Small-subunit ribosomal RNA, 3' major domain from an uncultured bacterium, 478 nucleotides, folded computationally. The prediction has a mean pLDDT of 85. The RNAcentral record of the full RNA draws on ENA and SILVA.
Context: one part of a larger RNA
RNA sequence: UGACGGGGGCCCGCACAAGCGGUGGAGCAUGUGGUUUAAUUCGACGCAACGCGAAGAACCUUACCUGGGCUUGACAUGCAGGUAGUAAGAACCCGAAAGGGGGAUGACCUGUAGCAAUACAGGAGCCUGCACAGGUGCUGCAUGGCUGUCGUCAGCUCGUGCCGUGAGGUGUUGGGUUAAGUCCCGCAACGAGCGCAACCCCUAUCCUCUGUUGGGCCUUAAGGCUCUCUCUGAGGAAACUGCCGGCGAUGAGCUGGAGGAAGGUGGGGAUGACGUCAAGUCAUCAUGGCCCUUAUGUCCAGGGCGACACACGUGCUACAAUGGCGGCCACAAAGGGAAGCAAUGUCGUGAGGCGGAGCAAAUCCCAAAAAGCCGUCUCAGUUGGGAUCGGAGUCUGCAACUCGACUCCGUGAACGCGGAAUCGCUAGUAAUCGUGGAUCAGCCAUGCCACGGUGAAUACGUUCCCGGGCCUUGUACA
Numbered sequence: 001u002g003a004c005g006g007g008g009g010c011c012c013g014c015a016c017a018a019g020c021g022g023u024g025g026a027g028c029a030u031g032u033g034g035u036u037u038a039a040u041u042c043g044a045c046g047c048a049a050c051g052c053g054a055a056g057a058a059c060c061u062u063a064c065c066u067g068g069g070c071u072u073g074a075c076a077u078g079c080a081g082g083u084a085g086u087a088a089g090a091a092c093c094c095g096a097a098a099g100g101g102g103g104a105u106g107a108c109c110u111g112u113a114g115c116a117a118u119a120c121a122g123g124a125g126c127c128u129g130c131a132c133a134g135g136u137g138c139u140g141c142a143u144g145g146c147u148g149u150c151g152u153c154a155g156c157u158c159g160u161g162c163c164g165u166g167a168g169g170u171g172u173u174g175g176g177u178u179a180a181g182u183c184c185c186g187c188a189a190c191g192a193g194c195g196c197a198a199c200c201c202c203u204a205u206c207c208u209c210u211g212u213u214g215g216g217c218c219u220u221a222a223g224g225c226u227c228u229c230u231c232u233g234a235g236g237a238a239a240c241u242g243c244c245g246g247c248g249a250u251g252a253g254c255u256g257g258a259g260g261a262a263g264g265u266g267g268g269g270a271u272g273a274c275g276u277c278a279a280g281u282c283a284u285c286a287u288g289g290c291c292c293u294u295a296u297g298u299c300c301a302g303g304g305c306g307a308c309a310c311a312c313g314u315g316c317u318a319c320a321a322u323g324g325c326g327g328c329c330a331c332a333a334a335g336g337g338a339a340g341c342a343a344u345g346u347c348g349u350g351a352g353g354c355g356g357a358g359c360a361a362a363u364c365c366c367a368a369a370a371a372g373c374c375g376u377c378u379c380a381g382u383u384g385g386g387a388u389c390g391g392a393g394u395c396u397g398c399a400a401c402u403c404g405a406c407u408c409c410g411u412g413a414a415c416g417c418g419g420a421a422u423c424g425c426u427a428g429u430a431a432u433c434g435u436g437g438a439u440c441a442g443c444c445a446u447g448c449c450a451c452g453g454u455g456a457a458u459a460c461g462u463u464c465c466c467g468g469g470c471c472u473u474g475u476a477c478a
Base pairs, nucleotide, nucleotide: 001478002477003475004474005473007472008471009470010469011468012467013466015462016461019425020424021423022422023421026317027316028315029314030313031312032311033310034308035307042053043052064303065302066301067300068299069298070297073132077131078130079129080128081127082126083125088105092101093100094099108123109122110121111120112119113118134292135291137290138289139288143286144285145281146280147279148277150275155194156193157192158191159190160189161170162169163168174185175184176183200269201268202267203266205237206236207235208234209233211231214227215226216225217224218223240263243257244256245255246254247253306444319418323377324376325375326374327373329372335366336365337364340359341358345354346353347352384415389410390409391408392407393406394405395404431454432453433452434451435450436449437448
């Protein structure tokens, strides 16, 4: 000087408390451990691994296993030699394919010469040989890059000066104040940098302009008129403790009020200091070293990554009446669409089929929003719950046995609100209700990312648990 303390003081944070809803019990989905296996590829392991890499494992992917092939190789560059019935290569044969035979047919580009056929030279392709390729093989404790984390916590430092023999200190401590090393005051310090804040984006109000595909009015329609309103998307205004009262050192600021769409950082996002964890990643990529080279490379078929006594994490659906079922009628936002989205029609109980208007989309389509209203059920393992299994189908795809999703008929399991323990959330939040998208042929999505609808309760307070900041104290620790 730090780190640590079941030392002290001050102060924060859904940290506790006050509340609301969960997890832990059930079934299923998913990830992991374990076990099993020919293989169940690899990585990630307290917070900060475990719906994580994976925003799509039937083949492919694929790295794993079994079996069958290839050896200058699936891919790149270079050197040497060869190459006209040559390279390439159809039928056909073996084969699961890869591959191996086979050989109908049968060449190309550039230059020169030539009217042309063609000839010569070079190239491409191919063959042989050699350099080399190749490796998701090892080392993240050799590395770059990228990332997580403490933590959006308020800190981390420097120049000069001053103090100290020195390590170092001072500044950065102190008194107030703030979300903040934010600002004010004081002070052997005076300044400065990286952080904080602001500048950026979305959102809340208004104005101006804009006016189709949108809006309004008229109209049977075709269409006409128009831009007030909703909206579209460009510019601007507006919020600054600016104004008033009180408190305060007359300061910084705090508190109350006015006006205002909005008030004291308005709400949300992006933004992550010096550093810590030899944190994570050699399997995105790049890369040193080491290792393999008829194999640890490469091609193919099938299997596996999907196993299942069990254990854990994260979720979904429930256990019902604030509900289930049936019927009817409303109200969103944000997205996506050409090898695409697909209306009306029609067939089918249905998944879906046929057919195809329109739309590269403020125009057409996906598209039905759902919670809502009315009726019924009457507390039961039920008209709750939909696991499991049987049968019949639809769709995608070369192909759904291992191992897809969906539909219909039947079947109708556990489950009576969950022990110890434990998690999230302070407002348009939690809870609850649907909607869309990426990946994607399809989909194991209940995941992830986004969108809107309905819309709470509670916070006395800081004694305690956890994490953190500043000052101080002890130390045999560094």